Molecule: c-di-GMP-I riboswitch aptamer
Organism: Thermoleophilaceae bacterium
RNA sequence: UGGUGACAAAGGCAAACCCGCCGUGAGGCGGGGACGCAAAGUUCCGGGGCCUCCAACGCAAGGACUGUCAUCCGAGCGCUGGAGCCGGCCGAGCUACCACC
Numbered sequence: 001u002g003g004u005g006a007c008a009a010a011g012g013c014a015a016a017c018c019c020g021c022c023g024u025g026a027g028g029c030g031g032g033g034a035c036g037c038a039a040a041g042u043u044c045c046g047g048g049g050c051c052u053c054c055a056a057c058g059c060a061a062g063g064a065c066u067g068u069c070a071u072c073c074g075a076g077c078g079c080u081g082g083a084g085c086c087g088g089c090c091g092a093g094c095u096a097c098c099a100c101c
Stems, first nucleotide, its partner, number of pairs: 002101004012037002017032006035088001041094003045091003048086003052083004057078003062073003
């Protein structure tokens, strides 16, 4: 320096859940708590998942107007894009203890 994580040793992190706070929400922070993790350290670079907000388009209950055609508004649903969240979803980058080769 690279590889491996079987044998140890010293340790480390902390799922679900509960409490408090922040956030529109996904979720985050702190405390308790351990399901697990050899990078469960770190970075949204790629994929994926999730959430809400905004916008376009399509469908559309209903309403307004009207002699009719037409026009306007439109809860809700779908879809696309932007912003956001998740690093304990996967990949990738960077960094790191110990042991062995």